[in-house]
RNA sequence: AGAGGGUCACCGCCGAGUCACCGGCCCCCGACGGGGCCAUGAGCCGGGGACCCAAUCUCCCCCGGGGCGAAUCGGCACAACCGGCAGUCGCCGGGUGUGCCGUAGGGCGCUUCCAGCCCGAGCCCGUCAGCUAACCCGGUAGGCGGCCGAGGGAAGAGGA
Numbered sequence: 001a002g003a004g005g006g007u008c009a010c011c012g013c014c015g016a017g018u019c020a021c022c023g024g025c026c027c028c029c030g031a032c033g034g035g036g037c038c039a040u041g042a043g044c045c046g047g048g049g050a051c052c053c054a055a056u057c058u059c060c061c062c063c064g065g066g067g068c069g070a071a072u073c074g075g076c077a078c079a080a081c082c083g084g085c086a087g088u089c090g091c092c093g094g095g096u097g098u099g100c101c102g103u104a105g106g107g108c109g110c111u112u113c114c115a116g117c118c119c120g121a122g123c124c125c126g127u128c129a130g131c132u133a134a135c136c137c138g139g140u141a142g143g144c145g146g147c148c149g150a151g152g153g154a155a156g157a158g159g160a
Stems, first nucleotide, its partner, number of pairs: 010146005018042003023038006043140006053130001064128001065125004073102007081094005105119004110156004114151001
């Protein structure tokens, strides 16, 4: 000097996940300053819950039903398992796992169009819930990026 990593500040992204605070506690040597947690409110978000309307679950081989979320619906290949047929080889069906390829849908620095890039997961309830006024209950997390495609065109919004 550079690469990589960590901490603080600031600027952003996904997401409902933000703000206030007369209160309490903790931390920063100390503190009138700053930060964190709890409680209480506001805002935002989700669920339950009538008439009316809508709907058909369970049971016979397999398969209950539902919620949050953009995260659904398929195709192909391989693997073992289960069931049926046949009774040499094998064939059909089912769900599961793994790996690819698509796709409904979703995201990218004011918005929209174009272009380009990316996601298309995971978790929860526990036999139970359609819609749903009144009413009732709950959440307010977590995870990332920062010299750049926050690029180009058009229109608009906002600001000076």